[in-house]
RNA sequence: CAUGCAGCCCGGGUAGCCGCGGGAAGGGAGGGCUGGUUGCCCGGGACCUUCCUGAGGAAAGUCCGGACACCAUAGAGCAGGGUGCUGGGUAACACCCAGCGGGGGAAACCCUAGGGAUAGCGCCACAGAAAACACACGGCACGCUGGUUCUUGCCCGUCCGACUCGUGGCCUGAGGCAAGGACCAGCUGCAAAGGUGAAAAGGUGCGGUAAGAGCGCACCGGCGCCGUGGUGACACGGCGGCCAGGCAAGCCCCACCCGGUGCAAGGCCAAAUAGGGAGGCGCUUGAGGGUUGCUCGCCCGAUGCCUCCGGGUUGGCCGCAUGAGCCGUUCGGUAACGGACGGCCUAGAUAGAUGGCUACCCUCGACAGAAUCCGGCUUACAGGGCUGCUACCGU
RNA sequence: GCCCUCGUAGCUCAAUGGACAGAGCACGCGCCUCCUAAGCGCGGGAUGCAGGUUCGACUCCUGCCGGGGGCA
Repeated sequence: CAUGCAGCCCGGGUAGCCGCGGGAAGGGAGGGCUGGUUGCCCGGGACCUUCCUGAGGAAAGUCCGGACACCAUAGAGCAGGGUGCUGGGUAACACCCAGCGGGGGAAACCCUAGGGAUAGCGCCACAGAAAACACACGGCACGCUGGUUCUUGCCCGUCCGACUCGUGGCCUGAGGCAAGGACCAGCUGCAAAGGUGAAAAGGUGCGGUAAGAGCGCACCGGCGCCGUGGUGACACGGCGGCCAGGCAAGCCCCACCCGGUGCAAGGCCAAAUAGGGAGGCGCUUGAGGGUUGCUCGCCCGAUGCCUCCGGGUUGGCCGCAUGAGCCGUUCGGUAACGGACGGCCUAGAUAGAUGGCUACCCUCGACAGAAUCCGGCUUACAGGGCUGCUACCGU
Repeated sequence: GCCCUCGUAGCUCAAUGGACAGAGCACGCGCCUCCUAAGCGCGGGAUGCAGGUUCGACUCCUGCCGGGGGCA
């Protein structure tokens, strides 16, 4: 160099003309829709002129967390939901930062819903002997008992020869005893090796044994206790054979958090009308209501309430953009972030505004557009740029 | 704009986390019939997509995609 990793930034530019939303200033009654008529709109300012300003890194999905607003239920219990290693940041979070443990990579670095299976329940298909109070299919041992058989030795019995009657040799078995081997059955012991499975009650090796086994030992793994270090998760060391299956993104247990509804929240003004008809309930021993899944409690409640039929209004203003705001410097902190100082004001519609044309340039332009606001996450995205880092292989 | 809910064959529905996701109607082929229908037999065809948990996912979890409904 090529390769790879991490973090950050940009998201066509310039000029002219026409047009759209918002704001300010000035003018403003005959102007606009529209070239004309009818019609409609306009002192709640139509319209004209000038100036300023006008989408994003995701404005998106609406997945979390808040702000804000309302509910005289904001109180309790149950139910329900969420989070889940440790410490910190923050208004808060399921976010972020720093670490720990585990996994991947040669490395830079990346991934990680990661409490509890010794509280209890449940599940573990097929295969396999056995899937959780372990079991024993085949197997190992032959330890114990019984039986069959073989070998050897001895006893006993029988036969032969010699005859000194002591003994020696040979044959035979229907006998007895002892030792050993093989086989069978039962009892007992075992779980090493076998096969099955995703998973088989620690792993490897040596010793040991009838055969075996943490039975003993060494190393490794786990668990428990103790000590040291650390705020802590945890790490290291020692001791103890203590050896325990997996699943909690199954029920559950533990710890912590959560009142509900979402700007169509909510407030004000204007407009409209007959408070019409039918049925039902109730008037303090209470109908019904108060936006919570249930219960209790609490509050309101009498020309009251509910259901059906029929009818009217479907306009304007506020909420609504100065905010957990952005930029720069500096201080504290490893960092997320926080403090101080200085500067800046940066869309606000309500059928919903950013577009079109021309010229030039370049790397030839992706995903896509506000709708109460903010912090995150996730998803989509042509192309380009900057910074730091890695060194297995190749040059 | 905000909130809720649902995705399995062409349609309507099943499937305790456990072989190859099943049934009815529809579709195709064959048999039967003079032909059609009915009937009988056979066949094709699906878990919206992508990750994760698990030995194993239609099912459990997360993120996208699509449909439906409600609210002044």
Predicted 3D model of RNase P RNA and transfer RNA as a complex of 467 nucleotides.
Rfam match: Bacterial RNase P class A. The family is grouped with related families in Rfam's "RNaseP clan". Its family is annotated with ribonuclease P activity, tRNA processing and dimeric ribonuclease P complex in the Gene Ontology. By type it is a ribozyme.